[in-house]
Molecule: c-di-GMP-I riboswitch aptamer
Organism: Terribacillus halophilus
RNA sequence: GAAUCUAACAGGCAAACUUAUCAAAAGAUAGGGACGCAAAGCUACGAGUCUAUAUCCAUAUGGAUGAUGACAGUCGGGUUGCCAAG
Numbered sequence: 001g002a003a004u005c006u007a008a009c010a011g012g013c014a015a016a017c018u019u020a021u022c023a024a025a026a027g028a029u030a031g032g033g034a035c036g037c038a039a040a041g042c043u044a045c046g047a048g049u050c051u052a053u054a055u056c057c058a059u060a061u062g063g064a065u066g067a068u069g070a071c072a073g074u075c076g077g078g079u080u081g082c083c084a085a086g
Base pairs, nucleotide, nucleotide: 005086012037013036017032018031019030020029021028022027035073041079042078043077045076046075047074048071049070050069054065055064056063057062
């Protein structure tokens, strides 16, 4: 110095819920709040999930199809990376 196992310390992120704003919605951003997280940092590349402004059908409540919109805290891939005794 590297790999594996595994303590401690410092710092980090923030689910549900809630308030405000944006959005057609899914969802996002900010404040509060912590269920959890060693990549719960970044990236829609593969799989998956959510929504449906639109189109069509229907007398109508409604139904069908459909990402170009989202989700990285669903799983892989890519990429960057903190502390560290034994």